[in-house]
The RNA shown here (small-subunit ribosomal RNA) has 1411 nucleotides and comes from an uncultured Gammaproteobacteria bacterium.
It matches the Rfam family "Bacterial small subunit ribosomal RNA".
The sequence is in RNAcentral, with records from Greengenes.

RNA sequence: AUUGAACGCUGGCGGCAGGCCUAACACAUGCAAGUCGAGCGAGAAAGCACUUCGGUGCGAGUACAGCGGCGGACGGGUGAGUAACGCGUAGGAAUCUACCUAGUAGUGGGGGACAACAUGUGGAAACGCAUGCUAAUACCGCAUACGCCCUAAGGGGGAAAGCAGGGGAUCUUCGGACCUUGCGCUAUUGGAUGAGCCUGCGUCAGAUUAGCUAGUUGGUGGGGUAAUGGCCUACCAAGGCAACGAUCUGUAGCUGGUCUGAGAGGAUGACCAGCCACACUGGAACUGAGACACGGUCCAGACUCCUACGGGAGGCAGCAGUGGGGAAUAUUGGACAAUGGGGGGAACCCUGAUCCAGCAAUGCCGCGUGUGUGAAGAAGGCCUUCGGGUUGUAAAGCACUUUCGUUAGGGAGGAAGUUUGCUCUGUGAAUAAUGGAGUAAAUUGACGUUACCUAAAAAAGAAGCACCGGCUAACUCUGUGCCAGCAGCCGCGGUAAUACAGAGGGUGCGAGCGUUAAUCGGAUUUACUGGGCGUAAAGGGCAUGUAGGUGGUUGUAUAAGUUAGAUGUGAAAGGCCCGGGCUUAACCUGGGGACUGCAUUUAAGACUGUGCAACUAGAGUAUGGUAGAGGGAAGUGGAAUUUCCGGUGUAGCGGUGAAAUGCGUAGAUAUCGGAAGGAACACCAGUGGCGAAGGCGGCUUCCUGGAUUAAUACUGACACUGAAGUGCGAAAGCGUGGGUAGCGAACAGGAUUAGAUACCCUGGUAGUCCACGCCGUAAACGAUGAGUACUAGCCGACGGGCCUGUUAUGGGCUUGGUGGCGCAGCUAACGCAUUAAGUACUCCGCCUGGGGACUACGGCCGCAAGGCUAAAACUCAAAGGAAUUGACGGGGGCCCGCACAAGCGGUGGAGCAUGUGGUUUAAUUCGAUGCAACGCGAAAAACCUUACCUACCCUUGACAUCCUGGGAAUCUGGUAGAGAUAUCGGAGUGCCUUAGGGAAUCCAGUGACAGGUGCUGCAUGGCUGUCGUCAGCUCGUGUCGUGAGAUGUUGGGUUAAGUCCCGUAACGAGCGCAACCCCUAUCCUUAGUUACCAGCACGUAAUGGUGGGAACUCUAAGGAGACUGCCGGUGAUAAACCGGAGGAAGGUGGGGAUGACGUCAAGUCAUCAUGGCCCUUAUGGGUAGGGCUACACACGUGCUACAAUGGUGCAUACAGAGAGUCGCGAAGCCGCGAGGUGGAGCCAAUCUCACAAAGUGCAUCUUAGUCCGGAUUGGAGUCUGCAACUCGACUCCAUGAAGUCGGAAUCGCUAGUAAUCGCGAAUCAGAAUGUCGCGGUGAAUACGUUCCCGGGCCUUGUACACACCGCCCGUCACACCAUGGGAGUUGAUUGCACCAGAAGUAGGUAGCUUA
Repeated sequence: AUUGAACGCUGGCGGCAGGCCUAACACAUGCAAGUCGAGCGAGAAAGCACUUCGGUGCGAGUACAGCGGCGGACGGGUGAGUAACGCGUAGGAAUCUACCUAGUAGUGGGGGACAACAUGUGGAAACGCAUGCUAAUACCGCAUACGCCCUAAGGGGGAAAGCAGGGGAUCUUCGGACCUUGCGCUAUUGGAUGAGCCUGCGUCAGAUUAGCUAGUUGGUGGGGUAAUGGCCUACCAAGGCAACGAUCUGUAGCUGGUCUGAGAGGAUGACCAGCCACACUGGAACUGAGACACGGUCCAGACUCCUACGGGAGGCAGCAGUGGGGAAUAUUGGACAAUGGGGGGAACCCUGAUCCAGCAAUGCCGCGUGUGUGAAGAAGGCCUUCGGGUUGUAAAGCACUUUCGUUAGGGAGGAAGUUUGCUCUGUGAAUAAUGGAGUAAAUUGACGUUACCUAAAAAAGAAGCACCGGCUAACUCUGUGCCAGCAGCCGCGGUAAUACAGAGGGUGCGAGCGUUAAUCGGAUUUACUGGGCGUAAAGGGCAUGUAGGUGGUUGUAUAAGUUAGAUGUGAAAGGCCCGGGCUUAACCUGGGGACUGCAUUUAAGACUGUGCAACUAGAGUAUGGUAGAGGGAAGUGGAAUUUCCGGUGUAGCGGUGAAAUGCGUAGAUAUCGGAAGGAACACCAGUGGCGAAGGCGGCUUCCUGGAUUAAUACUGACACUGAAGUGCGAAAGCGUGGGUAGCGAACAGGAUUAGAUACCCUGGUAGUCCACGCCGUAAACGAUGAGUACUAGCCGACGGGCCUGUUAUGGGCUUGGUGGCGCAGCUAACGCAUUAAGUACUCCGCCUGGGGACUACGGCCGCAAGGCUAAAACUCAAAGGAAUUGACGGGGGCCCGCACAAGCGGUGGAGCAUGUGGUUUAAUUCGAUGCAACGCGAAAAACCUUACCUACCCUUGACAUCCUGGGAAUCUGGUAGAGAUAUCGGAGUGCCUUAGGGAAUCCAGUGACAGGUGCUGCAUGGCUGUCGUCAGCUCGUGUCGUGAGAUGUUGGGUUAAGUCCCGUAACGAGCGCAACCCCUAUCCUUAGUUACCAGCACGUAAUGGUGGGAACUCUAAGGAGACUGCCGGUGAUAAACCGGAGGAAGGUGGGGAUGACGUCAAGUCAUCAUGGCCCUUAUGGGUAGGGCUACACACGUGCUACAAUGGUGCAUACAGAGAGUCGCGAAGCCGCGAGGUGGAGCCAAUCUCACAAAGUGCAUCUUAGUCCGGAUUGGAGUCUGCAACUCGACUCCAUGAAGUCGGAAUCGCUAGUAAUCGCGAAUCAGAAUGUCGCGGUGAAUACGUUCCCGGGCCUUGUACACACCGCCCGUCACACCAUGGGAGUUGAUUGCACCAGAAGUAGGUAGCUUA
């Protein structure tokens, strides 16, 4: 785009067209083919009129029926069959043709029957039977026969029918004869029309259908037909068809056309038209001009119906209609008015052909459902950022119009004819009859209430459907929550869905709109136009060669192909162009052109073909050389392995990652000598050679194929390719017979392992070898078919020839083969590139999404194994190629890190502390969960905190804003209660003012609202952890690539570093690194209190205590210093590294702060903020008590220990950094002590906390569960605090548990570090073994980068991309949707053979009849 459509929702009118695609399923009922009295005989009735009541006349020679003629072979329906001369197209000769038409010649005279009818009779019926009568245009002879037919050319044969109208003369049996007109009839010749037959070409799929055929192919004679012909028959011959697809199977009516497409094509064959076939199924003939006959006959079958059971009837694929089938397809309508058909002389009759109407939006076309104005941008709806926006000039309102529809009135055309009268005219003897022309009158319409026109009324009666994630025009809200659902493809939905459902809005089309089905297009996705085959699907394993296809140069002939012209045909309709008619269009109609085709004919002669004649450039032959693992056969050689024999010799050998099995004291392995046997041929050896491929390797001989080269001669296109066929064809395997040293499937044993039917080891059979015969496959690969020609080069190496010549292992040219690189060109890229995957030609093979499937079935081959050929069902939305970026690897290279190693100290064992899991509980609130949760949020749960539980209370609320009313606020007492709270009292009357009131605050009320540590960290912001303080992450411009991307950022060095240098199609830049900042280490300057005190002085028991000082320490401001700056070496003369000097410090001096792009949907809604959801007398708020502190257990992090490097006692030395007025709190006094008392000093370089401890000196303990260790428990206290019961810390006395250095495993640390020692602070009423700080003492070790872990760069492979915690394979269990097999069973179709055999046709015989 389209449709004979269907379904869903909706539906105003008209015109035109189409309407069982399925069951060629079955059919009730009605109608669809009759007509002629001018061919013939016979012949009613109802009714009407008259009546003498007997009947007569009309009806009426009408109806019904019969004989006879013509028509029922047309028209109408259907598409079952048919792959065919069925159809289409172009031709042909051996034919028939009723009615029609033109011509010729006739139409004489006889005869006997049969229906109807009558009588009788059978049967339920259908339908008969017998006898008798009768007519004809029915039937049969006789006569005649130009033309006709047959013929032996002499001859012979064969027809007919009358009817109607009119009529002057003549005749008459009065019927008529006769004449004439018309219609018939017979014979025959033409025409027209129709039909039959033959031929060329075209006409679906399957080769898993390859051979078919005996009347088969042809001939002769005969028969038969309208006619040719094996159409039939007898005989003869052995043909005919087929790879250009016979035969068989499946499917199908064919065509003009129709739909689509730019075309070529593809699909299709409704309607209309041509042809064919069929008429319940099968068979058959009759009649006839025509049939083997839709509404005829006979027979058989199935089905239905009637029946008196004896027997009969029927055929809608005619029009309506019914049932059934189906997604689905209409009225049991009107009329012959028109067109056409049959009959008739005609009137007329018949006509479900046809013309009309009805039904259904089935399609095409046209029209309408109103038009203009109208902003308060109404109301309502929807959305909202709450401002508004949108629906929307839309509506309402105002003005106007009236198509269509409604009602009423008018009103064409489709009608031509027919009949009757008159006039003229033909025929005729005729004024008759009849034909023609003219004229007048009458008359014919189903549709039809027609089309069309006019009037009236009122905007009055007339809009839906689909869609809105992308493709694809059109977006928001609500509901739902991987549910419900959507979906053409991709896909959407798991609580913020433009994708589901609804709504608002929008988009598209519009009396329709969507969906489904189907065809073509897009699809160059079967490629003729117009594709491919190295790696995506696709080159046959290789050759030879038949058919076929293709083919060098010149001349000539021909005209098959080719080209041009002409003629015929190519039906009409349809399509196209130009016109015309319906108001327009659809539709109808006139003309033109087209129909790309076929046939005939004329011409041309280039090209192809063909014939003839020539040529040598293709191809081949001859001659001389050359190289070679080319092939076959025979012989022969040495090394090595193994075995055997003998010698020497002794305990192991062998084997592996390590072992064991195995061999060996019966003498192995090792070694020497000898022998046997089989197999393979080291070095040479080479991207060297040869061969068609498979393949070929010691040496010699024989036989043999091919290649190549050089020069001449010869043949004269002999060529290329190659379906089918034939041959060759690795390894394994098979058969027969040999052979068997080594190796070695199977097998055995030993190991390994969770297992190990494996990898490893020890053995070992087939096999490997030979001969003969099979098999016929491989990643048979260059994944690249063969041949020819053309298209830049350079370098190697093999074979041959020529030239040169400095004689060399030289150089140049050429030819054949074989490699590497590379330009143009090609390619999706990779790559190929004179050995093409380039440019062209010829021929062959092959491909058409993945799986199923290198499969099944069938066929062929094979001894078998199996091979060749080769589907479908079903299933998926991909499979695949090349390249890119990542990630990953028990891949590679380089490098780093307390990563390992080297060390020191721990954890894991004990007791306790603390956190977590689990369990428990009314509650044990919540969060954090590998590293990166677990002394974490929590820098501190007795109440509070507190979020949890129980109980008791409150409901505008504990808190915010607004409104109303009242009261200042505030302070305080009593009672009840666990308290919240309730109630009763007391004190107190403030500030500003414009005098109205206001501000602040309290109480009460109302509703908006408050409130939520309720949910979602996977809706979020912010903040944080981690990789990781790792060295990376990117951009602009340029360049390269079709592109993703690359380059830069890679490379050579170097660094802690993408740090720097060099190189470089890159040049620059940004975020990171480093530096800038802070602390610390040295020095200087300035300043000098509360810090300091060298020198000077005073004073003290003592003390910078005092005067004073400004040196020192220190304090806190500012500077200096360190930069690979200098020297030497290495390096590339670079960057840099190594060593050294100087220096307080040396190569980022040490430490801190600082965390790139990003990753982990990492953590946090319980810090805070926040979207959405949820609760609202409760999930909010208040109070009391309890809980977070539970305890069989498991884990993490710590503290204290286990002791002598120690414990204890006494004495004694030296810090730093902090904190302090709700505070630190001195001295003194009391207490064993915690502490109490006290209250000086201090808002701090001033006072206080505050004694530092390890250390040192002396003493003691002497290896013990202890003078170690301190848990636990009892008692007594102190302190804080409303309050230490659950549940605080500390003190004293007493008690004195485990624990004697810790399994597997595991952690931290590289220097002022680890280890060890104490001090302080935050939180805090009180309550650290935690956390954060501070100083004291103060080590050991690092060979090194193989390994473990993590990371960086380069490279490589990848089937991974959620990225190896990836991806992914197979068995099994269960089911049986699909396919194959299956004991079987059933149906259909077909071949061959046979039995039975209806109707019918032909023949024979017999009987009967006859003109």